[in-house]
């Protein structure tokens, strides 16, 4: 806050503006302190009899006077201690009323308000001047009390010191009255006690910041004084130099505390509403008077600041009191009754005051409680969702029957709360409660319904509108969005928002971590600090029992009681873990004492080393430079160039300067705390181990600040400089290359003296001490057996592998721990911002330490697993590359696709896997597309009903579809009780439906491509792992193969893949044989040897030898065979990947349409044409082109709407006629390549593109838009650029044939023979693949991830010339109120005195000191 809303009880209700208030209320009271005034009754006087006086009497009441305005009521600004909360003192203190007690009130004085008069002001409110009382003031006596002061004693205290006494002395030192007839009663004065309430003082607890580390001058003490109720630097003089602080001073920031309250098993965290306790405040600052009590909410001054009045001179105010009102705000109520209780002031009482209180009124703001009915009712109504259309569900729900009466409405009755000796007194209230009558009548709604988290459907929505607390829905089938039914929770509430605490052991005391997740300081040496060997006796501080005090009550808790019950009120008890006294115990820690030797150190004796500084000195190298030989080049890279050289280099020899660095030895060897250390001597120096047990006696560990050391780079000064090389220059490379590469080349490396203080300063592992299997090397030492040296056995310190128990998220680490345990230090608490910002400190800079937060994401990050990728690695394939053939990419055409046009050019196919593909045939059909023309239950089905047998010919009009007009013919099948029924078909009606090549193939089925005929993919049980997984399947061979064998924590399936089984062809054999052959001249006929053709079974298995191999498996040569290691081909396609094609073969959900997206029908189109691409076909020609012959030679097929022979016309294309043939028969059927001749290298006798012209088939119909055939033209093209494709043998090339579709129409498709090569060293490279292993921050998997400039916009923050405020504080100036302190300026009733002048004393003023507020100034600090 949103939606709803029916009653009661009990409670609670400005969290912001301590913002500003109108109006009323919220403290008065006492006439029994005084005088006086009104008013009224009585009684009385005078008289002008209605005035004017006295007196009692009751009331009221302005002033004086007491007592009360310091309680009670707000509120929480300020405050981090002048505060609270516990507990203690005070021998350093007041304390009105109130209680006990003792004593006491005698005698006087002056005065002053009220009031009267004058005046002065608008008011407020003054001023003079006269009058008057008191329980007002004020002397005096009295006082054994008290105070001070001096002295004497007892006793007690932790000290100053206190207490006791009917000890002394001297000074000082009260008082008031009222009422009552009166007893009395109320006061009043001094003292003691006591009770109450207060003051001070102390111990201990009380937030968050060190980016706040020094603060402090009345500060800390003393001493004198003042001061106050009291101690006390509270104050002042004067000394003295102290206090406080890392155990957190100061200074910033925040905030009233507490009993309690919410949370949580508890520790513990937040928090301080109502109720109590204590504080502080009253517009804001200062200030003091009265008073027992105050520096005083509803008193006083005085300044600010605001607000009203006003005569402008001047004056009032102060709701953080109750009620209200404006504001602020997401938010908080009536300008109500009553003092009836309950408590407070006053009063002798009566009795007055009391927004304390009590009650009422608003709000569901919290908590308890009741209720909107109960109980029977199935035709499971209606109506709603929904559905597979049967039904389910709402739902006993409703309705309709019997009944009840809580709350409600009306009416009657009516309390307790009231307490006093009695009466009398109720605001709430005619309330509550009790009766009686009314009627089921006047009372249900919120939320959610993918998971967490109970509860599901359907529609409409389509990444759109919207949801969301995380995680996520939502892109056309939403259990998540909207509604709706139904269901889940809660219930007069129910949901959201915000705080808070728990789940978080997610700050970890209880109860965490730091090898890689965030986290071990770089390294030692030490201060404080904490920890600390053994023994014996004290001692009681911690620590442990026991008593005593407190620890307010409420709340909490337990067992009662009271309101009908609860809440909510009440009793009793425990609790309140705390803190204070006090009595004992003494094991443990502490103290403090006495010993001890084993931590520790000291000494002897030995030992190993690149420990560390100085200083000397060595040789190789590399550069120069000088000299000699010597000649054209060196040098450098992948390859160059730059550069050096004919002035003479490189190479080469001799000699000399100079600097740094120290090969071999050298080793996961040594040494040092780390950092880091390497020729050789020498000199000084630190530290290590052993060994001994001689001295010390816990002297130890750790270690926050500190302080030292502390690679490179780098800074400053000087010096030195061979080679190396930042920066810089060329030269290359590249798309570019401020880079890798080359030639040069300066700081710098070097020395010496500061300085810097950082590193992946790593063992990514802090230090020390103990304790827990081994096993194997090293390095350095001791000790023992053997002794001949070694082997060997041991032990101590260092340093490495491996490993076991524990340990770890995993990796791993494993006596050198990351194991078990103890101390001490250091350091994490989600990524990014960011080790940045400010700030401080340190540097000569560079920079280093220290070190946040706005704002952002939802993850960042570790170990390890399957895959996936690499321009990692290893082994193997595969026409994948190599080695050959032949092409495509150039032309021209054929077709198919893009794109363009178009009324349409119907759809689909888009890398490999689309593109002569779906199409095995678009001229009309076909077809879906476009125009025009029709038709509505339809061209197609299936159901009802009537009628009609179907079924068909001819007019007209039209492009037809159809229309219209007429009806000639014709009379079917089945049963039959012959009336008729039924099958199937047609017509006519309605309507339910039909229909759709419409949309999604990313909703699907089902088929298909493709990784690929790749050797893989997986299971069951078992083992291992926290687990994901992993072993099987990985390893040694070997294969085409995950195929085999062998080994192994894996056995096994021998699953699905491989292989084999099935076809086809090679070989012969058996067996059948017509249509087929055929040994006869030809027929017949016969035959079935051959050829063929079918069927059967055989044959091949590494089966035999032999080499190698591991004795396997298997390879590798032979031989036999027609074939030899799968003989060759086919057919077969694992788990899966491409959200791969296909909704236009089919089928299908869901949408979509229904006089239309469906249907008919004519004609167009799909054939279009600048242009690109794909795949073919023909070509460029002599291996050929064209004549011509011939003896040639196939194979798979097809054929009745058909294949067609002989013949026969025609140059042909085709006609003509029709033998024979449903086929081993007839026909298609002729093959071509091939063999001769001729051209003789050209745009040709190559090439055939366009085109005329003339025919020919097929069909209703060749114009768009077929095919052919003859003559006539006769284009490009002369072997093709870059790229790039196929094929390993009967293959490639080449050469014909046939089939399908089909009325016609093939350079395509399938299919089939004929002729018939060439090469394969290999496995480096391209490509795709398999198997291990490896990295990975990829898992949509590299076509993946992802970094940084740069543009623009916004958003948060650093800095910023400045500007604008706040806040504590300092120096100074000026200084109100007032206290105090001086004071003959002025005034003075009481009382004194040296008798009155005057003085003591006392008011005003005036002054001093402090000081509110206000000004100046310079600064810190914060925020815009």
């Nucleotide at each position: 806050c949103g939606c709803u809303g029916g009653c009661g009880g009990c409670g609670u209700g400005c969290c912001u503006a301590a913002c500003a208030c109108a109006u009323g209320c919220a403290a008065g009271u006492c006439g029994a302190a005084c005088g006086g005034g009104a008013a009224a009754a009585g009684a009385g006087a005078g008289c002008u009899u209605g005035c004017u006086u006295u007196c009692u009497u009751u009331u009221c009441u302005a002033g004086u006077g007491g007592c009360g305005g310091a309680c009670g009521g707000g509120u929480g600004a300020g405050u981090a201690a002048u505060g609270c909360g516990u507990g203690a003192g005070c021998a350093a203190c007041c304390u009105g009323c109130c209680u006990g007690u003792u004593a006491g009130a005698g005698g006087g004085g002056g005065a002053u308000a009220a009031c009267g008069u004058u005046c002065g002001g608008a008011a407020a409110c003054g001023a003079a001047u006269g009058c008057u009382a008191a329980u007002a003031c004020c002397g005096c006596a009295u006082a054994u009390a008290g105070u001070a002061c001096a002295u004497a004693a007892u006793u007690c205290g932790c000290a100053u010191g206190a207490a006791u006494a009917a000890g002394u002395g001297u000074a000082u030192g009260a008082a008031a009255g009222g009422a009552g007839c009166a007893a009395u009663c109320c006061g009043c004065u001094a003292a003691c006690a006591g009770a109450u309430g207060g003051g001070c003082u102390c111990g201990c607890g009380u937030c968050c910041g060190a980016u706040u580390a020094g603060u402090u001058a009345g500060u800390u003490g003393g001493u004198g004084g003042g001061g106050u109720a009291a101690a006390g630097g509270c104050c002042u003089a004067c000394c003295a130099a102290g206090a406080c602080u890392u155990c957190g001073a100061u200074c910033g920031g925040u905030a009233g505390c507490c009993g309690g309250g919410c949370u949580g098993a508890g520790a513990g965290g937040c928090u301080g509403a109502a109720c109590g306790g204590c504080c502080a405040c009253a517009u804001u600052g200062g200030g003091a008077c009265u008073g027992a009590g105050a520096c005083a909410c509803g008193g006083c001054c005085c300044a600010g600041a605001c607000u009203c009045c006003u005569a402008c001179g001047g004056g009032a105010g102060g709701c953080a009191g109750c009620a209200g009102u404006g504001g602020g705000g997401g938010a908080u109520a009536u300008u109500g009754c009553a003092c009836a209780a309950u408590g407070g002031g006053g009063g002798g009482a009566a009795c007055c005051c009391u927004g304390a209180u009590g009650c009422a009124g608003c709000a569901a703001c919290g908590c308890c409680g009741c209720g909107u009915g109960a109980g029977g009712g199935a035709a499971g109504a209606a109506g709603g969702u929904u559905u597979u259309c049967g039904g389910a569900u709402u739902g006993u729900a409703a309705a309709c029957c019997u009944c009840u009466g809580u709350c409600c409405u009306c009416a009657g009755u009516g309390a307790a709360g009231a307490a006093c000796a009695a009466a009398a007194u109720g605001a709430c209230g005619g309330u509550a409660a009790c009766u009686g009558a009314g009627g089921a009548g006047g009372a249900a709604g919120c939320u959610c319904c993918g998971g967490c988290u109970a509860a599901c459907u359907a529609c409409g929505u389509g990444c759109c509108a919207g949801c969301a607390g995380c995680c996520g829905c939502g892109g056309u089938a939403a259990u998540a969005c909207g509604u709706a039914g139904g269901g889940a929770g809660c219930g007069a509430g129910c949901g959201u928002u915000g705080u808070c605490c728990g789940g978080a052991u997610u700050u970890a005391u209880u109860g965490g971590g730091u090898g890689u997740a965030a986290a071990g300081g770089g390294u030692g040496c030490g201060u404080a600090g904490g920890c600390g060997g053994c023994u014996a006796a004290g001692u009681a501080a911690g620590u442990c029992a026991g008593g005593c005090g407190u620890g307010u009550a409420a709340u909490u808790u337990a067992g009662g009681g009271g309101c009908u019950u609860a809440a909510c009120c009440u009793c009793u008890g425990g609790a309140c873990u705390g803190c204070g006294c006090u009595u004992g115990a003494a094991a443990c820690u502490g103290c403090a004492u006495a010993g001890c030797u084993u931590g520790a150190g000291u000494g002897g004796a030995g030992u190993a080393g690149a420990g560390g500084c100085a200083g000397a000195u060595g040789g190789a190298a590399u550069u120069u430079c000088c000299a000699g030989u010597g000649u054209a080049g060196c040098g450098g890279u992948g390859a160059a160039a730059u550069g050096c050289g004919u002035a003479g280099a490189u190479a080469u020899u001799g000699g000399a300067a100079g600097g740094a660095a120290c090969a071999c030895c050298g080793g996961u060897g040594g040494c040092g705390a780390a950092g880091g250390c390497g020729g050789u001597c020498u000199g000084c120096u630190g530290g290590g181990c052993u060994u001994u047990a001689a001295c010390u006696g816990a002297c130890g560990c750790u270690g926050a600040g500190g302080c030292a050391c502390g690679a490179a780079a780098g800074c400053a000064u000087g010096g030195g400089g061979a080679g190396c090389a930042a920066a810089c220059a060329g030269g290359a490379u590249u798309a570019g290359a401020u880079a890798c590469c080359c030639u040069g080349g300066u700081a710098g490396u070097c020395c010496a003296u500061g300085c810097u203080g950082u590193a992946a300063a790593c063992g990514a592992u802090g230090a020390u001490u103990a304790c827990u299997a081994g096993g194997u090397g090293u390095g350095g030492g001791g000790g023992g057996u053997c002794u001949g040296a070694c082997c060997c056995c041991u032990u101590c310190c260092g340093u490495g592998c491996c490993g076991g128990a524990g340990u770890u998220a995993a990796c791993a680490g494993a006596a050198u721990a990351a194991g078990u345990a103890a101390u001490c230090c250091a350091c994490c608490u989600g990524g990014g911002g960011a080790g940045u910002a400010c700030g401080a400190u340190c540097g000569c800079a560079a920079g280093g330490u220290u070190g946040a937060a706005a704002c952002u994401c939802a993850a960042a990050g570790g170990a390890a697993u399957u895959g996936a990728c690499g321009g990692g690695g290893g082994c193997c394939c595969g026409c994948a590359c190599a080695a050959g053939c032949a092409g495509u990419g150039g032309a021209g055409u054929a077709u198919g696709u893009g794109g363009u046009u178009u009324a349409a050019u119907u759809c689909g196919a888009c890398g490999a896997u689309a593109c002569g593909c779906g199409a095995a045939a678009a001229a009309c059909c076909u077809u879906a597309c476009c125009a025009g023309g029709u038709c509505u239950u339809g061209a197609c089905a299936u159901c009802u009903a009537a009628c009609u047998a179907a079924c068909g010919a001819a007019g007209u009009a039209g492009a037809g579809a159809u229309a219209c007009a007429u009806u000639a013919g014709g009379u079917g099948c089945c049963c039959u009780u012959c009336g008729g029924g039924g099958a199937a078909a047609g017509u006519u009606a309605a309507g339910a439906c039909a229909g759709g090549u419409g949309g999604u193939g990313c909703a699907u089925g089902g088929u298909u491509g493709u990784c690929g005929u790749c050797a893989g993919c997986u299971c069951g049980u078992g083992u291992c792992g926290u687990g994901a997984g992993a072993u099987g399947u990985u390893g040694g061979g070997u294969u085409a193969a995950g195929u085999c064998c062998c080994g192994c924590a894996a056995c096994g399936a021998g699953g699905c893949g491989c292989a084999a089984c099935c076809c086809c062809u090679a070989c012969g054999g058996u067996u059948a044989g017509u249509u087929g052959c055929u040994a006869c001249g030809c027929a017949a006929g016969a035959g079935c040897a051959c050829u063929c053709u079918g069927a059967c079974a055989g044959g091949a298995c590494u089966g035999c030898c032999g080499u190698u191999g591991a004795c396997a498996a298997a390879a590798c040569g032979g031989a036999g065979g027609a074939a030899g290691g799968u003989g060759g081909g086919g057919a077969u396609g694992a788990c899966g990947u491409c959200a791969a094609a296909u909704c236009a073969u089919c089928a299908u959900g869901c949408c979509c349409u229904u006089u239309a997206u469906g249907a008919c029908c004519u004609g167009g189109g799909c054939u279009a044409c600048a242009c690109a691409c794909g795949u073919a076909c023909u070509a460029c020609a002599a291996u050929g082109g064209c004549c011509g012959c011939c003896a040639a030679c196939a194979a798979c097929g097809g054929g009745a709407u058909a294949c067609a022979a002989u013949g026969g016309a025609g140059c042909a294309a085709u006609c003509c006629g029709g033998a024979g043939u449903c086929a081993a028969a007839c026909c298609c059927c002729a093959a071509a390549a091939g063999c001769g001749g001729u051209c003789u290298c050209a745009g040709u006798u190559c090439a055939g593109a366009u085109u005329g012209c003339a025919g020919g088939c097929u069909g209703c119909a060749a114009c768009u838009c077929g095919c052919c055939u003859g003559u006539a033209u006769g284009a490009a093209g002369a072997u093709g650029g870059a790229a790039u494709u196929g094929c390993u043998a009967g293959u490639a090339a080449u050469c014909g044939c046939g089939a399908a579709u089909c009325a016609g129409c093939a350079u395509g498709u399938c299919g089939c023979g004929g002729u018939g090569a060439a090469u394969a060293c290999g496995u480096u490279c391209c490509c795709g693949g398999g198997c291990c292993u490896u990295g990975u921050u990829c898992a949509c998997a590299c076509c993946g991830c992802c970094c940084g400039u740069c543009a623009c916009a916004c958003c948060a923050u650093g800095g910023g010339a400045g500007c604008c405020g706040g806040u504590a504080a300092u120096a100074c100036c000026c200084a109100a109120a007032g206290u105090u302190u001086g004071u003959u300026g002025u005034c003075u009733a009481a009382c004194u005195c040296u008798c009155a002048c005057g003085g003591g004393g006392g008011a005003c003023g005036c002054u001093a000191c402090c000081u509110a507020a206000g000004g100046u100034a310079g600064g810190a600090u914060u925020g815009g």